[in-house]
This is a predicted structure of a 74-nucleotide RNA (transfer RNA) from a Candidatus Heimdallarchaeota archaeon. It matches the Rfam family "tRNA". Rfam classes the family as a transfer RNA. The coordinates come from a structure-prediction model, not an experiment, and the mean pLDDT is 82. The RNAcentral record of the sequence draws on ENA.
RNA sequence: GAGCUCAUAGUGAAGCUUGGUAUCAUGCUACCUUGGGGUGGUAGUGAUCGAGGGUUCAAAUCCCUCUGAGCUCA
Repeated sequence: GAGCUCAUAGUGAAGCUUGGUAUCAUGCUACCUUGGGGUGGUAGUGAUCGAGGGUUCAAAUCCCUCUGAGCUCA
C1' cells in the first nucleotide's frame, strides 16, 4: 500500500442476504418458595445497533466516508 472479517443491553450471541420502531441466554432488582441459603418460579430492568452523512414513507439492515480490533497478501 491492497483486500477480507468483526463492532448490537453489564456480559455473550441472534437478527442484516429478503428494510417495517430489536430477540434469546446470563446478570441485576422485587416478590413467591425455604428455618436460612442454594435451586426453581413470577414480574420488572437495561442496547434507538462503533461515529457521521446519503437513499427511502420507513434503515441494525442498502450506499459512501471515517474510527477501532483481527486476519491475509505485497